[in-house]
A computed fold for a 349-nucleotide part of an RNA from an uncultured prokaryote, annotated as small-subunit ribosomal RNA, central domain. The prediction has a mean pLDDT of 88.
Context: one part of a larger RNA
Order: sequence, then structure tokens, then C1' cells
RNA sequence: CUGGGCGUAAAGCGCGCGUAGGCGGUCUGUUAAGCUAGAUGUGAAAGCCCAGGGCUCAACCUUGGAACUGCAUUUAGAACUGGCAGACUAGAGUACAGUAGAGGGGUGUGGAAUUUCAGGUGUAGCGGUGAAAUGCGUAGAGAUCUGAAGGAACAUCAGUGGCGAAGGCGACACCCUGGACUGAUACUGACGCUGAGGUGCGAAAGCGUGGGGAGCAAACAGGAUUAGAUACCCUGGUAGUCCACGCCGUAAACGAUGUCUACUAGCUGUUGGGUUCCUUGAGGACUUAGUGGCGCAGCUAACGCAUUAAGUAGACCGCCUGGGGAGUACGGCCGCAAGGUUAAAACUC
Repeated sequence: CUGGGCGUAAAGCGCGCGUAGGCGGUCUGUUAAGCUAGAUGUGAAAGCCCAGGGCUCAACCUUGGAACUGCAUUUAGAACUGGCAGACUAGAGUACAGUAGAGGGGUGUGGAAUUUCAGGUGUAGCGGUGAAAUGCGUAGAGAUCUGAAGGAACAUCAGUGGCGAAGGCGACACCCUGGACUGAUACUGACGCUGAGGUGCGAAAGCGUGGGGAGCAAACAGGAUUAGAUACCCUGGUAGUCCACGCCGUAAACGAUGUCUACUAGCUGUUGGGUUCCUUGAGGACUUAGUGGCGCAGCUAACGCAUUAAGUAGACCGCCUGGGGAGUACGGCCGCAAGGUUAAAACUC
């Protein structure tokens, strides 16, 4: 190189955008780079292969042929790929009219609850547990009523419901803004797919600066439990959790399933559109874009997957190659740090 693979055995980058590259719809003409056929030259000899010959045979030697699958030049061909020119509309996109939505950003507003504070009523307990104790309380707690402050999160609706590329997104109103779906016409005319590098986004925790701090709560303290208890349980409690700006760049970042396209039985639920029918209703039929369940063929080691494929094929990228050592060392790059990323070997089984 060829080859085999990647749901669970090793293996899909966390997810987009996109450069180079790879691949690319229909028709016509042209070209002749790839491609096909012929010719010429060359492709040393020896060796290999074939047919003979010589050593008594063989090994060995020798003659002739074939082969040397290649390269160059040239002639011809034009189906396919490529180039060039022209055209097309089925891919892709634009315009128009609608629809649904926790899609994103900003500003403001609201109610319930917890906590704290102030005041009233009121008296001996409260709290907590398996049981207790630490803790709070006669300096008046807990309970209850009124008022105030402040922060965080938005019950019900709520639904294998919706939206988003992924991470993720849930009170209400307004402003700004991305995408999707549906319908019918018009327009552009292959403008497409993938994507090494690159670049952007990226939960939680963590870091820097400045705010904020109700509840919760690593660390920490105390009380229990226990043989011990650096835990599980309880009482407290600081970072943090929240906001702004800037870093970090990782997760069982999971559907453990890369993206795009086409094809291949059905049944059933649900969400958003559209068409149509009548008996106009909590209706039926069809269709389309999602999202679930079951199931045939097929696939699979099995489990299972099965038009949302793990089936049948194509295009492009990424990745795997026994276990441990090790996602480690060294070096590079990135980072304030924590660390991330790229990534071995000795040795050993």
C1' cells in the first nucleotide's frame, strides 16, 4: 500500500462555520489531459519461461524464441471523467403571504415561599433524631398578627410536548434579533456536499477584578453513632452558588450511534402546518415537517436496530489495531494558576 472495522468488544472530534483538497444534477457542441486501439523506436547481457543442442544422465553449458506487463514519439476513436463554450430546472437559494415555539440578547414588572429586622398578643418551651445531644429560649424564644428589608428561584399550566448546531433554554410585559415549517406563484441557474489546517460557540467546577449574599452549602467547628468514624445522621458555617467584565475549554459534552444524499412492508400515539369530504363534531380521509411506541425484509456475536437504521448504496472527514506502563514522561503550543492539548519508550503479562 492492499485489507478489516468504529451503539454495547479498541475506535465518531462536545458542536457549528469555513480555507485548501476530495467529490458533484440534466442537455448540446467542442477539445483530447485521463481512457481505448494500432504503428515505430527503445526496454543491455545474464537470469526466469518455452523449444532444441552438448558433456554416458543430471546439475551445468549452449542456440533460438518468447517475455521484459515500462517509457517516448506518432496515427485513429470519443462512450465515460476532466477542460472550454452554450443552454436547462428536478439539487441549492431569493422574493411574497402565513404559522408554531422555555431559540438568543437587553430593560422593566409581579406574586408565593424562606430568612432577617421593628412592633403587638402571649408563656415555657422550641428545634432536632432511630433515640439523643450540641444549638435557640424567662435579657421573653417557638406560635400568631401587622409592617419593612433583601437575595435567589419561578409552583400549577407541564406533556417520551416545544425550540436550539451542540452546551442548553421554563413567571409576565416591551424592545432588538437568529433559525425552522407551510402555501402558491415569480426569479437566480449547480451557486452544491464534505471539510485537513483555521476560527467561533461550549454544562458544572475552578481562576482574576469589582459588586452582591436570602436560602443552600465543599472546607471547618461542635453534637451523636462506632472498636475507631478524619464518614453516613444532627446543630452551626466560609468559599462558592447570583451579577458585570475577562479567563479556563473540560464531562457518562450519551442516541456511548460524524455530516450529507438516494432507495427499501406496515400499524399506532403525539406536536406544528396544508388540502379535501360530509352527517359541522371532542368528526373522517389524504399530505408534509418533527417527536415517541411496536413491527416485516435485511443486518447483528448476541442484545437489539429496523423510513429518526445499526438495512441497501454513494461522497467527504475523524478515529481504532492486545492488557498494563499511560492519556503518563519528555518536548512543543495554550493558560494568571489549576491544568488543557499533542503524545512516546523501557519494562512487564

Annotation:
Its Rfam family is "Bacterial small subunit ribosomal RNA". The family has 99 seed sequences and 42,628 matches in Rfam 15.1. Rfam links the family to the GO terms structural constituent of ribosome and ribosome.